[in-house]
Molecule: Lysine riboswitch aptamer
Organism: uncultured Schaedlerella sp.
RNA sequence: GAUAGAGGUUGCAUUUUUUAUCAGUAUGGCGUCGGAUGUACAGGAACAGUGGAUGUCGUCAGAAAGGAAAAGAUGCCGAAAGGGUGCGGGAUUCCUGGUUUCGUAUCGCUUGGGCAUGGCGUGAAGAACGCCAUGACUGUCAUACCGAAGGUGUGGAGAGCUGUU
Numbered sequence: 001g002a003u004a005g006a007g008g009u010u011g012c013a014u015u016u017u018u019u020a021u022c023a024g025u026a027u028g029g030c031g032u033c034g035g036a037u038g039u040a041c042a043g044g045a046a047c048a049g050u051g052g053a054u055g056u057c058g059u060c061a062g063a064a065a066g067g068a069a070a071a072g073a074u075g076c077c078g079a080a081a082g083g084g085u086g087c088g089g090g091a092u093u094c095c096u097g098g099u100u101u102c103g104u105a106u107c108g109c110u111u112g113g114g115c116a117u118g119g120c121g122u123g124a125a126g127a128a129c130g131c132c133a134u135g136a137c138u139g140u141c142a143u144a145c146c147g148a149a150g151g152u153g154u155g156g157a158g159a160g161c162u163g164u165u
Stems, first nucleotide, its partner, number of pairs: 001165005008077001011076009027061005033055001037048003041097005080111003083107010112138002115135008140156007
């Protein structure tokens, strides 16, 4: 270098179904108050609006996406996740910005794995996730000691570890 593998409190991702949440929210109808602007923001355009818009309150109807859990299927063990950069697309009335979102390429920039606690952040969320710190656990290697198996202490990181060649 090639190839085959291992890790597990619930290993990882994708996808399907179901469930709860989102939420009695957004939105729509009707009524009410109100009285000039509204389409988040900047510039421009267009459109709606005194035949009363936007907005307030009441009432009737009433979602979805993103995020989560469980089960199944599929692909897997840098599985994957986060971050940076480039390119392309969607949404926002339209254009240019801006905002937001998705896809894709790339960078050994970070993380061995899941868990618990605390802080910060994303989030509708007390869910879940991300980052940091701490703790024990777990797989693995190195090393010291005891040893039959194996165990205990310390240290390392997936750029690792094991088998074959």